[in-house]
């Protein structure tokens, strides 16, 4: 030194992406009281109005206004003199003007950084110390004048000065050459020194004084000071040269001719190719030249624990640059920001001929831009130029001003104050918070506001004055010390300081789903929006808007960009490469790297509390001090890890030298092998061909067809001919670096192993580049082809389609040859090499030991090969002495998926293509291993009427009844695959009822509370209506009481509020369905495992069963199974009425009746069945399998009971109930219609089609039930439904009741019928207020379809299924429906391969909304960025040639030329004239070269009709044909 969020259903690792945090020359956005200090074009090195920013010296020189005041003169126009003034502007001359100020364009370089060197080199001023400053000469500007020009500006002529300009003179310790000498010394030279010789200076200016002189101006002397010239030495300051360090690209690999050295010369302050002859042919590079991009370097600045990593605002050194290009002059300093010249683009003036300009000084303007200041003051400090000084200049600088842009401080008030006012939010209505917050009382006085005072910053230079030292002839001057006086302040009436007044003028801004701190209502409805990741939002949104409330910071508070950090996400510190990204296919070697043991030397690296320069200031860290603090600022240190030098050390390293012998190699002996190349040769089978035998097939297939075959195939015999691959051997066996090698023989050749230890003597390991080899498939050349080999191609079949999987054919191709590709899942997905670490057990090679005649066994040694496992190791699976342990040394590669191994450039290749290898964009993952579950057209085992055996049945008809649909004012809702659909409906004519029409009502039909008011309600009647409903008669309170009144009920008004089958079953509860009566679902502790998790529950049995046993790292528990319940099946017991009659009497013959308690039976109670006994299998166990008994036997039947869940499964229309909507209506009340509709289409059923029938007629035989608004006998009455009638019955009593089939007897004879009955007409019965729409049932007459059902599908396993009737619920009335009941009564089950569903184990997964899953591809359509592209624009650049400004330099130089020189006339001797010459210059010529031009290449961007693919997008198409399970043909790689 801190981590969090996301990939999964979860889990661990990889792994990106993302927060949280510091930083800003910052900008948006909302907000803004006050100071303090700091900071402010980051973009257009765009272009600039306008004003400033470099001048100053009169003590270098020569000239010299004016305006204004004054005097005097005046013709009153003026004119002159003193000031002004030697001042102003200008000018000749010295200094500066190369500083200060600015910008970061260029520039990758000795540019910057740091340490060195200059024996190769320069310095104005300054400081110290030596010497000099003598004597002339000739000009020129200013100024006068004369032209030219618009201007700027230029030219002639004239006149003058100097510290301007030129000669002589002197001359050195300066330079230079000879000669000697001394010391260093890199051997090249340096330095001192003596001697001779040659060569070059200078200028004067002021103050004071002074004899003398004077033209009264001066001059001169002397001193002082300041300057000049020389030299030396010094301090600072630059040149030069050098050692490290100083970006990105190799998709840039090969540069160079002045190019590297010499030799000579020239330049230069100085070294050099710095430049030129001439000569040699060097120089640089993979330790990255060259090219090309990008960038001013550093002190330091931000981060960060460091180690890094970015950055180069401000403040400091360095460069670099001044519109652009290029040049040089001046000058100590420049190749010069505010200076010259010449080219170029602009911009301006213009009389068009021509000139003029350079804010990247400071302010300001326009432009650009997200975006950056006032055209202020002052020179008062501090610095800087000049000057002797006053002083002048300074936009450097010190202030001010504008911007919350930064920092840091200050403040918006303190205190008490509870009816917790008011109001708002919220509410479970109780309350709860905003909340002492507020009011309201007591107080304070920072800021700002006012008034009034008011600094520091100043001291110095100067100057008065007084001392004292120097210098002198001098107490003069000047210099220097010291004392004292005076002058000076932009900021500024600012800071401060005091007082006045008074809470009085001063709080926002983001957040509040996690991450990350803070929660509620409403609104909104995948809409508006949010979003940093991850995601919110599809009616209850803490995530979106508002409002309340919170929370963080606060004069700010988000937001954006941007560094670093967290990122151990480029890994020095400190990561990886089996399976996640990642070992190069193999091997050989070149540079590199790295290398055994002794021992000597050196002292390269290395080390030392060691010493010495250096490492600028500022800045950070520490102290201490200054503004009230703070920021800021000062002083001290300490730090700059880092560079040189110097002194030691000698261990390892590195070099030099000697030896060793264990690494590593040689000889000699052995054997073993599909190790390579070459020749040759074998035999099986295949195909073909000819002969022979011999017939109708044969061949394929899931089935088949094409195909072959009466022209004789297949089959078969015999013989030929050609080609390829080598059956057995054969083996996790051998060999080779890898690919890869397989019959046999011979030839020629690598390697490896043991053995035995002779020999050399580190020779060695790896190995970037390189060269070699390198399956297959392809590629050109010649050959060769035989095949039950085979793209491409044909044909056939699959199939919806079938450019596939199957079939018949079939070419390239497989073989050979010399040659090319150079890829692969070239895989052990594991690079080579050394060394070390427990073990067991194989197989190959070679050996020793013991033994033995011998040979195996047996023990050991070395190599190779394979399994299994300890330690460690690992994410996990695995690895484990053949490492993937533990370490050491080389190379190779990785850094989030897609795009993409794509383009582009190189480069190999004949081609296909390789090799190298991006980017835009786009995505929040991809992506490993393990887990649990689903699931699989994986496996194994096992269940179910699941399939098979079997009976009957839908599905065809009518008809009933439900459902779609249609239709309708409505046809109320609801249920939608098993698991809706004779379901809610156990019963719609009205009612029911939820739906339509229409008619009404509005505190309401039903409730509760509250306040008025008012009376009994009820109940009969009448009247209007279609009825609700109006309106009208009529009747009429009760209890208590203190006598005012109060309860109690009922009607009315009003209010609170009532009502809603309106909406959400995706807001619930609660009930229900399925899975499934299937055997599962779990938890406690332990114990494995980093975890998810697993173990138990799994394994061997065995069950119907997780049912029991056994066994086991588990041991034991819960919910289910099972038992307990109920019910039937047998017995015993208790009771016996209404049930029951065996004996007995009695009789109307009927258990009628007396009796009986026996049976049946009712209903209570108990027994029985438990694998309990036998046998045989099992493991001696669970159990199973037979058998005895026994009414029943292995759970006897059946029933009730439904584990953890799952389906967002059903109901809000049973009911309950958030939330939401309706309130004269969606709510209530009524009367009629709908819910019964009908072209259809489906489910469930009911009658049937017919002789196992149908009809008539007879005769038996049940059981559950129900029954008083009710079931109803007898009887009589109807054909009949039914009607009368009343007995009986509140029930084992009475009744409903008759049971049907069956069985006996006829009668139909296969026929749309004596079957079937639908449908219609008539006539009727019942219920009901009412059967029109719309009831059931009778009679009569009417007789449709049907003659066993197409794909397909449903039930049933025994008293079942089929058949037959019979009760009951609902229900006035209505059942083919529903739930019960008994009656007769079967067939079949070989099995478990097959469909469906289930359980358990394994397996494989890219599934987890779980296969109804996931997911690929082309094609449509929409965006987006990208390659190609005929071109085509534009930059930079390379090269040819060509013109070639200015400018330096060289030549020339016939022209011009004051000073110096000669000569030659004249002369007032001062001088002039005239020739010439040194020198000098114009012009002219060369060599360089900016720039233009021209002509060719190489590169970079931009854009281009078009064309290529590649990304995203909701629900598009078309396939599943591609992957994920054996994805249905395993899949992948070349």
């Nucleotide at each position: 030194a801190g981590g969090g969020g996301u990939u999964u259903g979860a889990u661990c690792a990889u792994g990106g992406c993302u927060c949280a945090g510091a930083a800003u020359g910052a900008a948006c956005g909302c907000u803004g009281g006050c100071g303090g200090c700091g900071u402010g074009c980051c973009u257009a090195a765009c272009a600039c109005a306008u004003g400033c920013a470099a001048g100053u010296c009169g003590a270098a020189c020569g000239a010299g206004a004016a305006a204004g005041g004054g005097g005097c003169c005046u013709u009153c126009g003026g004119g002159u003199c003193c000031u002004u003034a030697g001042u102003a502007a200008a000018g000749u001359g010295g200094c500066g003007a190369a500083c200060g100020g600015g910008u970061g364009a260029g520039u990758a370089a000795c540019g910057c950084g740091u340490g060195g060197g200059u024996a190769a080199c320069c310095u104005g001023u300054c400081c110290u110390c030596g010497a000099g400053u003598g004597a002339g000469g000739a000009a020129u500007a200013a100024c006068u004048u004369g032209g030219c020009g618009a201007a700027a500006g230029c030219c002639g002529a004239g006149c003058u000065a100097a510290u301007a300009c030129c000669g002589c003179a002197u001359g050195a310790c300066a330079u230079c050459c000879c000669a000697g000498g001394g010391u260093c010394u890199u051997c090249g030279g340096g330095u001192c020194u003596u001697g001779g010789g040659a060569u070059c200076a200078a200028a004067g200016g002021u103050a004071g004084c002074g004899a003398g002189c004077u033209u009264c101006g001066a001059g001169c002397g002397c001193u002082g000071c300041c300057g000049c010239u020389u030299g030396a030495g010094g301090g600072g300051g630059g040149g030069c040269c050098u050692g490290c360090g100083u970006c990105c690209c190799a998709u840039u690999a090969g540069c160079u001719u002045g190019u590297u050295g010499g030799u000579g010369a020239g330049g230069u302050a100085a070294c050099g190719g710095c430049u030129c002859a001439c000569c040699a042919a060097g120089g640089c590079u993979c330790c990255g030249a060259u090219g090309g991009g990008u960038a001013g370097c550093c002190g330091a600045g931000c981060u960060g624990a460091g180690a890094g990593g970015c950055u180069g605002a401000c403040c400091g050194g360095c460069c670099a640059c001044a519109c652009u290009g290029g040049a040089a002059c001046u000058g100590a300093g420049a190749c010069a920001c505010g200076g010259u010249c010449c080219a170029g683009a602009c911009u301006c003036c213009u009389a068009c001929g021509g000139g003029a300009g350079g804010c990247a000084g400071c302010a300001g303007u326009g432009g650009g831009g997200a975006a950056u200041u006032u055209u202020g003051c002052g020179c008062a400090a501090u610095g800087g130029g000049g000057g002797a000084a006053a002083c002048c200049c300074u936009g450097a600088c010190g202030c001010a001003g504008c911007g919350a842009c930064g920092c840091c401080g200050c403040g918006u008030g303190g205190g008490c104050g509870a009816u917790g006012a008011a109001g708002g939010c919220c509410u479970u209505c109780g309350g709860g918070u905003c909340g002492u917050a507020a009011a309201g009382c007591c107080c304070u006085g920072u800021c700002g506001a006012g008034u009034g005072g008011g600094a520091c910053g100043a001291a110095a230079c100067g100057u008065g004055c007084g001392a004292g030292c120097u210098c002198u002839a001098a107490c003069a001057u000047a210099g220097c010390u010291c004392g004292u006086g005076c002058c000076u302040g932009a900021c500024g009436g600012u800071a401060c300081c005091a007082c006045u007044g008074g809470a009085g003028g001063a709080a926002g801004c983001c957040c509040c789903g996690g991450c990350c701190a803070a929660c509620u209502c409403c609104g909104u409805g995948c809409c508006a929006g949010c979003a940093g990741c991850c995601g919110c939002g599809g009616u209850a949104a803490u995530a979106c808007g508002g409002g309340g409330g919170g929370g963080g910071c606060g004069a700010g508070c988000g937001u954006u960009a941007u560094u670093c950090g967290g990122a151990a996400u480029u890994a020095u510190u400190g990561g990886g490469c089996g399976u996640a990204a990642a070992g190069g296919g193999c091997g050989u070697g070149u540079a590199g790297g790295c290398g055994g043991c002794u021992u000597c030397g050196u002292g390269u690296g290395u080390c030392u509390u060691u010493c010495u320069g250096u490492g600028a200031a500022a800045g950070c860290c520490c102290u201490c001090g200054g503004c009230u603090c703070a920021a800021c600022c000062g002083a001290g240190g300490a730090a700059c890890u880092g560079c040189a030098g110097g002194a030691g050390a000698a261990a390892c390293u590195g070099c030099g030298g000697a030896g060793c012998u264990c690494g590593a190699g040689u000889c000699c002996g052995g054997g073993a092998g599909a190790g390579g190349a070459g020749a040759g040769c074998g035999g099986a089978a295949u195909u073909c061909c000819c002969a022979g035998u011999g017939u109708a097939g044969c061949g394929g297939u899931g089935a088949a067809a094409u195909g072959c075959g009466u022209a004789g195939a297949u089959a078969u015999u015999g013989g030929g001919a050609g080609g390829a691959a080598c059956a057995c051997c054969a083996g996790u066996g051998g060999c080779g670096a890898a690919g890869g090698c397989g019959a046999c023989u011979c030839u020629c050749u690598g390697g490896a192993c043991c053995a035995u230890c002779a020999c050399u003597g580190a020779c060695g390991c790896u190995g970037a580049g390189g060269c070699g080899c390198g399956a297959a498939a392809g590629c050109g050349u010649g050959g060769g082809g035989a095949g039950c080999c085979a793209a491409a191609c044909g044909g056939g079949a699959u199939u919806a389609g079938a450019u596939c999987c199957c079939c018949c054919g079939g070419u390239a191709g497989u073989c050979c040859u010399a040659g090319c590709u150079g890829u692969a899942a070239a895989c052990g997905a594991u690079g080579a090499g050394c060394g070390c670490u427990u073990g067991g057990u194989g197989c190959g090679g070679c050996g020793g030991g013991u033994a033995u005649c011998g040979a195996c066994c047996c023990c050991u040694g070395c190599c190779g090969u394979g399994c299994c496992g300890a330690a460690g190791c690992u994410a996990a699976c695995g690895c484990a002495u053949u490492a993937a342990g533990c370490g050491c040394u080389c190379c190779g590669c990785c850094u989030g998926g897609g795009g993409a191994g794509u383009a582009c450039g190189g480069u190999c290749g004949c081609a296909a293509g390789g090799c190298u290898g991006a980017a835009a964009c786009u995505c929040a993952a991809a992506g490993g291993a393990a887990u649990u579950g689903a699931c699989g057209g994986g496996g194994g085992c096992c269940c179910g009427c699941a399939c098979a055996a079997g009976c009957g049945g839908u599905g065809g008809a009518g008809c009933a009844u439900g459902u779609g649909g249609u239709u309708u004012a409505a046809u109320u809702c609801g249920a939608u695959g098993c698991a809706a659909c004779g379901c809610g409906c156990a019963g719609a004519a009205c009612c029911u009822u939820a739906c339509c029409u229409g008619g009404g009502c509005u505190u309401g039909a039903a409730c509760u509370g509250u306040a008025g008011a008012g009376g009994a309600c009820c109940g009969u009647c009448c009247g209007a209506g279609a009825g609700a409903u109006c309106g009208g008669a009529u009747u009429u309170c009760u209890c208590c009481u203190u006598c005012g009144g109060g309860a109690g009920c009922c009607u009315u008004u009003a209010u609170a509020g009532a009502g809603g089958u309106g909406c959400u079953g995706c807001a619930u509860g609660g009930c229900u369905g399925u899975c499934g009566u299937c055997a599962g679902c779990u938890c406690g502790u332990g114990u494995c495992g980093u975890g998810a998790g697993a173990u138990g529950u799994u394994g061997g049995g065995u069950u119907a069963a997780g049912u029991c046993c056994c066994g086991c790292a588990a041991c034991g528990a819960g919910c289910g199974c099972a038992a307990c319940c109920c019910u039937u099946g047998c017995c015993c017991u208790u009771a016996g009425u209404u049930a029951c009659c065996a004996g007995c009497g009695g009789u109307u013959c009927g258990g009628c009746c007396g009796g009986g308690a026996a049976c049946u039976c009712u209903a209570g109670g108990g027994g029985g069945a438990c694998u309990g006994c036998c046998g045989g299998u099992g493991u001696u166990a669970a159990a199973c399998c037979g058998g005895a008994g026994g009414a029943a036997g292995g759970u006897g039947g059946g029933g009730a009971u439904g584990a953890c869940g799952u389906c967002a499964a059903g109901u809000c229309c049973u009911c309950a109930u958030g939330g939401c909507c309706c309130u004269u209506a969606u709510g209530c009340c009524c009367a009629g219609g709908g819910c019964u509709a009908c072209a259809c289409a489906c489910g469930u059923g009911c009658u049937a089609c017919a002789a196992u029938g149908g009809c008539c007629g007879g005769u038996a035989c049940a059981a559950u039930g129900g029954g008083u608004u009710g079931c109803c006998a007898a009887a009589c009455c109807g054909c009949g439904a039914g009607g009368u009638g009343g007995a009986g019955c509140u029930a084992a009593u009475c009744u409903c009741a008759a049971a049907a089939a069956a069985c006996c007897g006829g009668c139909c004879u296969c026929a749309g019928u004596u079957c079937g009955g639908a449908u219609u007409g008539c006539a009727g019965u019942c219920u009901g207020c009412a059967a029109c729409u719309c009831g059931a049932c009778u009679g009569c007459a009417u007789g449709a379809a049907g003659g066993c059902g197409g794909a397909a599908u449903c039930g049933c396993u025994a008293g079942u299924a089929a058949u037959c009737g019979u009760g009951g619920a609902u229900c006035a009335g209505c059942a083919u429906g529903c739930c019960a009941c008994g009656g007769u009564g079967a067939a079949u089950a070989c099995g478990u391969u097959c469909c469906c569903g289930g359980g358990c184990c394994u397996u494989g997964u890219a599934c987890a909304c779980a296969c109804c899953g996931c997911c690929c591809g082309u094609c449509a359509c929409a965006c987006c960025a990208u390659g190609g592209g005929a071109g085509u624009c534009a930059g930079a650049u390379g090269c040819u040639c060509u013109a070639g400004a200015a400018g330096u330099c060289g030549g020339u130089g016939g022209g011009c030329u004051a000073a110096c020189c000669c000569c030659c006339g004249c002369u007032u001797c001062g001088g002039c004239g005239g020739a010439g010459g040194a020198g000098g210059c114009a012009g002219g010529c060369g060599c360089c070269c900016a720039u233009g031009g021209u002509a060719u290449g190489a590169u970079u961007g931009g854009u281009g009709a078009u064309u290529g693919g590649g990304g995203u997008g909701a629900a598009g198409u078309c396939g599943u044909a591609a992957a994920c399970a054996a994805g249905g043909u395993a899949g992948c790689c070349c």
Small-subunit ribosomal RNA from an uncultured prokaryote, 1534 nucleotides, folded computationally. The coordinates come from a structure-prediction model, not an experiment, and the mean pLDDT is 84. The sequence is in RNAcentral, with records from ENA. Its Rfam family is "Bacterial small subunit ribosomal RNA".